[in-house]
């Protein structure tokens, strides 16, 4: 230098163009003499950034940034 993959909650990951979710963690409650475990409820998101297409974009297109891999 060229090509490709990935980027979503604190962490690990889903979401076939049509309401952004789960597990763990965290907060509160129930249970217990107490703790752990268990059960219930809540909070937590500029979907890397900037544009474009579309009635509608995490999803499709372009550029940029970051991480990783391959080729030279």
């Nucleotide at each position: 230098g060229c090509c490709g993959u990935u980027g979503u909650a604190g962490c690990u990951c889903a979401a076939u163009g049509g309401c952004a979710g789960a597990g763990c963690a965290u907060u509160c409650g129930c249970u217990u003499c107490g703790u752990a475990a268990g059960c219930g409820a809540g909070a937590g998101g500029u979907u890397a950034u900037g544009g474009g297409u579309u009635c509608a974009a995490c999803u499709c297109c372009c550029a940029u940034c970051a991480a990783c891999g391959g080729c030279u």
Molecule: transfer RNA
Organism: Chloroflexota bacterium